[in-house]
Context: one part of a larger RNA
RNA sequence: GAAUGAACGCUGGCGGCGUGCUUAACACAUGCAAGUCGAACGAGAACUCUCCUGCUUGCAGGAGAAAGUAAAGUGGCGCACGGGUGAGUAACGCGUGGGUAAUUUACCUUCGAAUUGGGGAUAACCCCGCGAAAGCGGGGCUAAUACCGGAUGAAGUUCAUGCGGCUUAGGCGGCAUGGACGAAAGGUGGCCUCUACAUGAAAGCUACCGUUUGGGGAUAAGCCCGCGUACCAUUAGCUAGUUGGUGAGGUAAGGGCUCACCAAGGCGACGAUGGUUAGCUGGUCUGAGAGGAUGGCCAGCCACACUGGAACUGACACACGGUCCAGACUCCUACGGGAGGCAGCAGUGAGGAAUUUUGCGCAAUGGGGGGAACCCUGACGCAGCAACGCUGCGUGAGUGAUGAAGGCCCUCGGGUCGUAAAGCUCUGUCAAGCGGGAAGAAUCUGUCGCGGUUUAAUAUAUCGCGGCAUUGACGGUACCGCUGAAGGAAGCACCGGCUAACUCCGUGCCAGCAGCCGCGGUAACACGGAGGGUGCAAGCGUUAUUC
Numbered sequence: 001g002a003a004u005g006a007a008c009g010c011u012g013g014c015g016g017c018g019u020g021c022u023u024a025a026c027a028c029a030u031g032c033a034a035g036u037c038g039a040a041c042g043a044g045a046a047c048u049c050u051c052c053u054g055c056u057u058g059c060a061g062g063a064g065a066a067a068g069u070a071a072a073g074u075g076g077c078g079c080a081c082g083g084g085u086g087a088g089u090a091a092c093g094c095g096u097g098g099g100u101a102a103u104u105u106a107c108c109u110u111c112g113a114a115u116u117g118g119g120g121a122u123a124a125c126c127c128c129g130c131g132a133a134a135g136c137g138g139g140g141c142u143a144a145u146a147c148c149g150g151a152u153g154a155a156g157u158u159c160a161u162g163c164g165g166c167u168u169a170g171g172c173g174g175c176a177u178g179g180a181c182g183a184a185a186g187g188u189g190g191c192c193u194c195u196a197c198a199u200g201a202a203a204g205c206u207a208c209c210g211u212u213u214g215g216g217g218a219u220a221a222g223c224c225c226g227c228g229u230a231c232c233a234u235u236a237g238c239u240a241g242u243u244g245g246u247g248a249g250g251u252a253a254g255g256g257c258u259c260a261c262c263a264a265g266g267c268g269a270c271g272a273u274g275g276u277u278a279g280c281u282g283g284u285c286u287g288a289g290a291g292g293a294u295g296g297c298c299a300g301c302c303a304c305a306c307u308g309g310a311a312c313u314g315a316c317a318c319a320c321g322g323u324c325c326a327g328a329c330u331c332c333u334a335c336g337g338g339a340g341g342c343a344g345c346a347g348u349g350a351g352g353a354a355u356u357u358u359g360c361g362c363a364a365u366g367g368g369g370g371g372a373a374c375c376c377u378g379a380c381g382c383a384g385c386a387a388c389g390c391u392g393c394g395u396g397a398g399u400g401a402u403g404a405a406g407g408c409c410c411u412c413g414g415g416u417c418g419u420a421a422a423g424c425u426c427u428g429u430c431a432a433g434c435g436g437g438a439a440g441a442a443u444c445u446g447u448c449g450c451g452g453u454u455u456a457a458u459a460u461a462u463c464g465c466g467g468c469a470u471u472g473a474c475g476g477u478a479c480c481g482c483u484g485a486a487g488g489a490a491g492c493a494c495c496g497g498c499u500a501a502c503u504c505c506g507u508g509c510c511a512g513c514a515g516c517c518g519c520g521g522u523a524a525c526a527c528g529g530a531g532g533g534u535g536c537a538a539g540c541g542u543u544a545u546u547c
Stems, first nucleotide, its partner, number of pairs: 001547004006543005013393006019386002021351001026349003030346003035077003040074002048065008084304003093229008103221002108217008116150001118148002125140006156181008165172002186209006195202001197200001230276003237267003242264008279301004283294004306327005329340004357383001359382003365379001366377004396426004406417004430488001432483005440474001445469009491536005496517003502531005512519002
């Protein structure tokens, strides 16, 4: 000099864009942060209103609306994403480059094939019981795209045989034949062309969505390898599933991953083992560079979710707002027993030099569910607080010498603050008041018109185009105009040398200053005050840290 997620002191006008617990991965009151689907399924209230009946005149019963609504239940998909934190980890964790002929991949997409016929339950509900509660048990009824057999079945898997191809020589894939294994579920809209009843609906047909199975793609993930990745040798030896083999188990998958047996290996001064510290990277800061330091915000990867362990479900978890066990802590209790996990967003206490609102909205972008309308979304978009940072603007401009008054200094002549002020002439940024007032909106959906596909069909469904209608948290914000008015808006540090900037008074090795050298003991440019000056400026200094 530059820099910071900074803090402290003094000061403080406005805007834009960012950033904001670096400490206790300490403990958490309260609210919200993951739901959705009635086009999978059965069932289904109440408040309130209207009417009728009975009468004890304000109650009882019934019907209709509310309403096939709310809430609950079965089932599907989602909850493994998104969001937080950096405790652990010196490691194939990360970075980079490869491998997988050793693998998986729900939803999406593409190309084939199929979608047949049955069964038994169970929640909800009703009844009974236990319990303070959390909750639990027994009996009875019922449905499904829930569950379970059967049929069919290969383009699939596996085994055997034969043929030929590729190869890293380990294997890989292809064709033919035979054996074994082995699927499925319906829903919604429309229509009578075909069949039987005959106004129309059923079987049926048709369109779409779904279900089952197979091949490919995309996306996502698992595993393996080369190289790189902090300090200590005042850590020199480490190792028994240890190192390898055979066989088996396990996994989506190779492998001591696990197990049985066999062999005795494996690593290490090119630093094993041990200890300390630490999430890694793109980047960031500094520097001419080489390098050094760093990893906050943003992005990628990893790890974690009160502490430790475990599995279940599932395409994916050994799962932050799931389950079980153990532990610590907190809370409820009828003392028998239960409940909880903010390192999600706000917020509280504590710690600390120190870090914000218990805000608004799903309008946009994105995500989950749904055919859709729509619902959910503390992701996100915005607003609030904080000079914490960067950046922009302003605090006026021109003129004005009797160089006014006043302050300070003085050699008493004067000098300086100083064109500075006043005065005169202007301007109107920002702030204030009044008025107008956005872009961000594209959709989706409805309706109308046109065209295409499907079909028996001018129905429906679906696709495309065009018109109209509809949707804004921010926000009456940005921006624009008008009004009046210099009016409301400057401080901080320094002035001995380094280092830009000097005099007077006070003090008298005192009080004090100080980054280094050093000042102060009676003329202190170094302490304290004043005048003046210098530097930066809504900031200026100090402290801490890095180069």
Molecule: small-subunit ribosomal RNA, 5' domain
Organism: metagenome